Molecule: RNase P RNA; transfer RNA
Organism: Synergistaceae bacterium
RNA sequence: AGAGUGUUUAAUCCAGUUGCUGGUACGUUUACGUACGAGAGGAAAGUCCGGGCUCCACAGGACAGAGUGCAGGAGAAAGUCCUGCAAGUGCGAACUUAGGGAAAGUGCCACAGAAAACAGACCGCCAAAGUAUUUGGUAAGGGUGAAAAGGUGAGGUAAGAGCUUACCAACUAAAAGGUGACUUUUAGGUUAGGAAAACCCCACUUGGAGCAAGAUCGAAUAGGAGAGGUUGAGGUUGUCCGCUGACUCUCGGGUACGAUCGCUCAUUUCUAUCUGUAAGGGUAGAAUUAGACAAAUAACUGGAGAAGAAAGUUUUUUCUUUUACAAAACCCGGCUUAUUAAGCGCUCUAAAA
RNA sequence: GCGCCUGUAGCUCAGUGGAUAGAGUAUCGGCCUCCGGAGCCGAGGGUCCGGCGUUCGAGUCGCCGCAGGCGCGCCA
Numbered sequence: 001a002g003a004g005u006g007u008u009u010a011a012u013c014c015a016g017u018u019g020c021u022g023g024u025a026c027g028u029u030u031a032c033g034u035a036c037g038a039g040a041g042g043a044a045a046g047u048c049c050g051g052g053c054u055c056c057a058c059a060g061g062a063c064a065g066a067g068u069g070c071a072g073g074a075g076a077a078a079g080u081c082c083u084g085c086a087a088g089u090g091c092g093a094a095c096u097u098a099g100g101g102a103a104a105g106u107g108c109c110a111c112a113g114a115a116a117a118c119a120g121a122c123c124g125c126c127a128a129a130g131u132a133u134u135u136g137g138u139a140a141g142g143g144u145g146a147a148a149a150g151g152u153g154a155g156g157u158a159a160g161a162g163c164u165u166a167c168c169a170a171c172u173a174a175a176a177g178g179u180g181a182c183u184u185u186u187a188g189g190u191u192a193g194g195a196a197a198a199c200c201c202c203a204c205u206u207g208g209a210g211c212a213a214g215a216u217c218g219a220a221u222a223g224g225a226g227a228g229g230u231u232g233a234g235g236u237u238g239u240c241c242g243c244u245g246a247c248u249c250u251c252g253g254g255u256a257c258g259a260u261c262g263c264u265c266a267u268u269u270c271u272a273u274c275u276g277u278a279a280g281g282g283u284a285g286a287a288u289u290a291g292a293c294a295a296a297u298a299a300c301u302g303g304a305g306a307a308g309a310a311a312g313u314u315u316u317u318u319c320u321u322u323u324a325c326a327a328a329a330c331c332c333g334g335c336u337u338a339u340u341a342a343g344c345g346c347u348c349u350a351a352a353a
Numbered sequence: 354g355c356g357c358c359u360g361u362a363g364c365u366c367a368g369u370g371g372a373u374a375g376a377g378u379a380u381c382g383g384c385c386u387c388c389g390g391a392g393c394c395g396a397g398g399g400u401c402c403g404g405c406g407u408u409c410g411a412g413u414c415g416c417c418g419c420a421g422g423c424g425c426g427c428c429a
Stems, first nucleotide, its partner, number of pairs: 001349010012304007020039002023036006041325001045336002048334005053210004060241004065206005070084005085099001086097004100201002105199002108194002122142002124138006150168006169191002171188007214261004224251005234244003253428003268287008305322007354425007363378004371409001380396005402418005
């Protein structure tokens, strides 16, 4: 210098003018005026997970269904995070993993191939016979396939074969180490295909609806029509039980698509310190930070800062830009996706010392 | 805002994980006809919405996005 990888931070600041949406105070007055102060994000997004909150038995039973799936820890919980283990990818820094069970059962493995999972004899090899062949043995060799029933060498044999043996791989058992996933060693020829993001089995978790939840007040209209319903409608995600207990559905009508509450202080943020490898946790102190309803948070001017270019030269001048993704809608914790710039750690390649 | 559904040829739809993804219609060419339509024969046309994964193999199975569509106010 180039290429790459991990991690962290920021998302311009100050002043003024004109607006917009809330708040507080005052004034007139019943919706305006004046003053003061506040006013989007790291993802507010996708709505993919988990909670709070509200209503339905404060949430029940059985079956079905759904979700998750290595170990230890963190966390309110989580399809979350951290540290590890194993496997895989990469020269490497590092990254990825729906990572339990295929030795409980069922099904699948197209085409090709002799044979695709109770193994199997097409060619080849060997033996025998009744010899253009037939019978038997054989998985070492050939060919097919994504995959051929452990691999390589030696012995052994009629030819062969874990048939025997050495090393390697897998499995099972024991011992040792580790909290554990797991690792190492020893023994046993035990050799068992893949796939569960096929059904399934095992373990754990799981009630539903959602702020258009729900509560109060109020205007207007047709206290209209049909169907079902206390012999139990409707609700409680599917079925049954249990619970609840008078309305429900369709059409038609009205409407200010109204007002207030829910509504923002909460599982909060920041600083210091202790503890832990880390995620995080403890203690002390400080801070209060949008609540709109078709939806405000904007526009302009000046200065500072930052970046770029030119001149000049070692810090000055002039000019330009100030951007990307994107806009809260009950509130939090995550994940994922979109996107601009910068810092730091590390790796590889090349060159120089 | 909340809840849900769909995406395959120009259009409407099929498609048990297995060869080069099919059908109807539309388009193009030929036959037929005086000409056109209808009919008959043939041809072309596909990022299976995009990406990543599972698998020997993905339109199909899983995950994440993108695009489009549907439903839901209050009163009596």